């Protein structure tokens, strides 16, 4: 850059010692221990494997393991409104494949 794909699904130790959840705002998670870094485990989204398919499997390449990508922008309906709730679209971002 082009494609798909984001409402699923998984966490324990031990270093460490204060911050983290992209980015502003909200909100939240954290001294009952935040980033990071090791280990062990575990998840199945892509690649990869098996399968006629559905679907399965996790050896192996990524990648994951709080909350919908936590949430939010415009629009369309619905409801009396606050707002909530569904649907489209757009910006951004993460991830795999080339």
């Nucleotide at each position: 850059c082009u494609u798909a794909u984001c409402g699923a699904g998984a966490a324990a130790g031990g270093u460490g010692g204060a911050g983290g959840g992209a980015a502003a705002g909200g909100c939240c998670c954290u001294u009952u221990g935040a980033a990071a870094c090791c280990u062990u485990a575990g998840c199945a989204a892509c690649c990869c494997c098996c399968u006629a398919a559905u679907g399965g499997g996790u050896a192996g390449g990524u990648g994951c393991u709080a909350a919908c990508u936590c949430c939010u922008g415009u629009u369309u309906g619905u409801a009396a409104a606050a707002u909530a709730c569904a649907g489209a679209c757009a910006u951004a971002g993460a991830u795999a494949a080339g």
Background:
Predicted 3D model of a 98-nucleotide RNA (SAM riboswitch aptamer (S box leader)) from a marine eukaryotic metagenome. Its mean pLDDT, the model's own confidence on a scale to 100, is 84. Its Rfam family is "SAM riboswitch aptamer (S box leader)". Its family is annotated with regulation of gene expression in the Gene Ontology.